[in-house]
RNA sequence: GGGCUCGUGGUCUAGUCGGCUAUGAUAUCGCCUUUACAUGGCGGGGAUCCGGAGUUCGAAUCUCCGCGGGCCCA
Numbered sequence: 001g002g003g004c005u006c007g008u009g010g011u012c013u014a015g016u017c018g019g020c021u022a023u024g025a026u027a028u029c030g031c032c033u034u035u036a037c038a039u040g041g042c043g044g045g046g047a048u049c050c051g052g053a054g055u056u057c058g059a060a061u062c063u064c065c066g067c068g069g070g071c072c073c074a
Stems, first nucleotide, its partner, number of pairs: 001073007010026003019057001028044005050066005
């Protein structure tokens, strides 16, 4: 220098063939259960989706330019 791929709550992640209030687990907080703890059950808060621009009635999703991680080639 070239090619491929990934970036979404604190962490891991679904959604990536464009359309409902962005999914689940874990962590955290509250309540119930227990003499108490653990386990278990119920509920709450938390991401406008790496940044910007474009296309579109509408973008996490498509296109372009960047940034960062990984792999390969030179």
This is a predicted structure of a 74-nucleotide RNA (transfer RNA) from an uncultured archaeon. Its Rfam family is "tRNA". Its family is annotated with triplet codon-amino acid adaptor activity in the Gene Ontology. RNAcentral records the identical sequence in 6 taxa. The sequence is in RNAcentral, with records from ENA and MGnify.